[in-house]
RNA sequence: GGAGUAAGCUGGGUGAUCGCCUCGAGAAAUCGGGGAGGAAAGUCCGGGCUCCGCAGGGCACGAUGCUCGCUAGCGGCGAGGAGGAGCAAUCCUACGGAAAGUGCCACAGAAAAGAAAACGCCCCACCCUCGGGUGGAGCAAAGCUGAAACGGUGGUGUAAGAGACCACCAGCUCCGCAGUGAUGCGGAGGCUUGGUAAACCCCAUCGGGAGCAAGGCCGAAUAGGAAGGGGAUGAAGCUGCCCGCUGACCCUUCGGGUAAAGGCCGCUUGAGGCACGGGGCAAUCCGUGUCCCAGAGAGAUGAUCACCCUCGACAGAACCCGGCUUACAGGCUUACUCCGAAC
Numbered sequence: 001g002g003a004g005u006a007a008g009c010u011g012g013g014u015g016a017u018c019g020c021c022u023c024g025a026g027a028a029a030u031c032g033g034g035g036a037g038g039a040a041a042g043u044c045c046g047g048g049c050u051c052c053g054c055a056g057g058g059c060a061c062g063a064u065g066c067u068c069g070c071u072a073g074c075g076g077c078g079a080g081g082a083g084g085a086g087c088a089a090u091c092c093u094a095c096g097g098a099a100a101g102u103g104c105c106a107c108a109g110a111a112a113a114g115a116a117a118a119c120g121c122c123c124c125a126c127c128c129u130c131g132g133g134u135g136g137a138g139c140a141a142a143g144c145u146g147a148a149a150c151g152g153u154g155g156u157g158u159a160a161g162a163g164a165c166c167a168c169c170a171g172c173u174c175c176g177c178a179g180u181g182a183u184g185c186g187g188a189g190g191c192u193u194g195g196u197a198a199a200c201c202c203c204a205u206c207g208g209g210a211g212c213a214a215g216g217c218c219g220a221a222u223a224g225g226a227a228g229g230g231g232a233u234g235a236a237g238c239u240g241c242c243c244g245c246u247g248a249c250c251c252u253u254c255g256g257g258u259a260a261a262g263g264c265c266g267c268u269u270g271a272g273g274c275a276c277g278g279g280g281c282a283a284u285c286c287g288u289g290u291c292c293c294a295g296a297g298a299g300a301u302g303a304u305c306a307c308c309c310u311c312g313a314c315a316g317a318a319c320c321c322g323g324c325u326u327a328c329a330g331g332c333u334u335a336c337u338c339c340g341a342a343c
Stems, first nucleotide, its partner, number of pairs: 001339010012308007020035006037314001041325002044323005049211004056243004061207005066080005081095001082093004096202002101200002103196003120139002123136006151169006170192001172189007215265004225254006236246002272291008309312001
């Protein structure tokens, strides 16, 4: 210098004037503080909070699925194991079970799963025109098909063959050692169980439901009324079913009242931010100090002007928080890898 990998930051700036939302001070005039994001987004997970029968049991259903740890919790994160990709830095993985059962495995092929033998190999008997034919017994090595052929390669052996036997390799079971563990390494054994579970299924773990239009207070205010029907032989309640539980209302229709898209709360101080110190490889935890940083509800966060630059992407809160995912012009920083050159 080139090519790449990983992690992080930033997301036009400054000034003036006029507004808007909100908080504080003030009797008022007015003054002072704060005012979108890293994703506020998708609403995909997990929680807080609120109400429902305080949520018990079984079935069904759904989610997750190597190990250890972190966390309020998770399907998240960190560290590791195994497998795969890359020269490497590094990246990717729904990564439990196929010896519980069932299903499926296109085309081709003899055969796609308790084996079978078309092309074939070998032996015996018989027949003939000496090259074959017929019958019987053995075999699955070679050739052929396929993504995959009932362990692989090489040898011994044999009439031809075969884990029949031997060596190595893969797998399985058991033992020993190391590790918290996934697992790794070593040894022994018998000789082998095709693939597919993002097919059904099995196993393990977890899951009650609805959501801030939750819900509470004020106000005649989930009003009150009439008719018909159902109901302790059980209304209604949980939102798939059953049991268990509570135990008196429910449905339809009619007619009527209140008026203001009523007001207030929930609403933003929180698993909170920043700095320092400490434990841990890390996720993260502990301690001390310090700060308060949008809170509307017909819904604020803007407009104009001036100057500057590299001329500015994706996009905007609506109960809150932790994650994940997706979108993002340009700019900046750090660490590492490979190649080339120079010293």
This is a predicted structure of a 343-nucleotide RNA (Bacterial RNase P class A) from an Armatimonadota bacterium. The coordinates come from a structure-prediction model, not an experiment, and the mean pLDDT is 79. Taxonomically the source falls in Armatimonadota (Bacteria, Bacillati). Rfam family: Bacterial RNase P class A. About the family: Ribonuclease P (RNase P) is a ubiquitous endoribonuclease, found in archaea, bacteria and eukarya as well as chloroplasts and mitochondria. Rfam classes the family as a ribozyme. A source record names the gene rnpB.